A computed fold for a 73-nucleotide RNA from Candidatus Diapherotrites archaeon CG11_big_fil_rev_8_21_14_0_20_37_9, annotated as transfer RNA. Rfam family: tRNA. The family's RNA type in Rfam is transfer RNA.

RNA sequence: GCCGGAGUAGCUUAGUGGUUAAAGCAUCGGUCUCAUACGCCGAGGACCGUGAGUUCAAAUCUCACCUCCGGCA
Numbered sequence: 001g002c003c004g005g006a007g008u009a010g011c012u013u014a015g016u017g018g019u020u021a022a023a024g025c026a027u028c029g030g031u032c033u034c035a036u037a038c039g040c041c042g043a044g045g046a047c048c049g050u051g052a053g054u055u056c057a058a059a060u061c062u063c064a065c066c067u068c069c070g071g072c073a
Stems, first nucleotide, its partner, number of pairs: 001072007010025004018056001027043005049065005
């Protein structure tokens, strides 16, 4: 330099155009226990890497840029 993949909650992921984004772990509260842990119940937390475009409607499609991973040279 070229090609491909990825970027969504503190972490790991789901969601692949439609009615303002889901789950597990973690955190906090409750319950349980003499106490801790486990278990059970509940709560908070992301507007989706940045910007632009297409569309009635974009996390999702297109373009540019940024970061990371892999391959080729």